This is a predicted structure of a 73-nucleotide RNA (transfer RNA) from Candidatus Berkelbacteria bacterium Licking1014_7.
The coordinates come from a structure-prediction model, not an experiment, and the mean pLDDT is 81.
RNA sequence: GCCCUCGUAGCUCAACGGACAGAGCGUUGGAUUGCGGAUCCAAAGGUUAGAGGUUCGAUUCCUCCCGAGGGCG
Numbered sequence: 001g002c003c004c005u006c007g008u009a010g011c012u013c014a015a016c017g018g019a020c021a022g023a024g025c026g027u028u029g030g031a032u033u034g035c036g037g038a039u040c041c042a043a044a045g046g047u048u049a050g051a052g053g054u055u056c057g058a059u060u061c062c063u064c065c066c067g068a069g070g071g072c073g
Stems, first nucleotide, its partner, number of pairs: 001072007010025004018056001027043005050064004
């Protein structure tokens, strides 16, 4: 330098172009407990890395850019 894959909640990851972007763990509050742990209930938490484009509609498709991993030279 070229090619491929990936970037979504604090962490690990889902989401045929269409419903309010969800789950587990974690966090907070509550129930329970002598106090904790475990368990149960609830809540908060998101610029889908960033910018533009296509589309009635983009996490998804296209372009650019940044970053991570891999392959080739």
It matches the Rfam family "tRNA". By type it is a transfer RNA.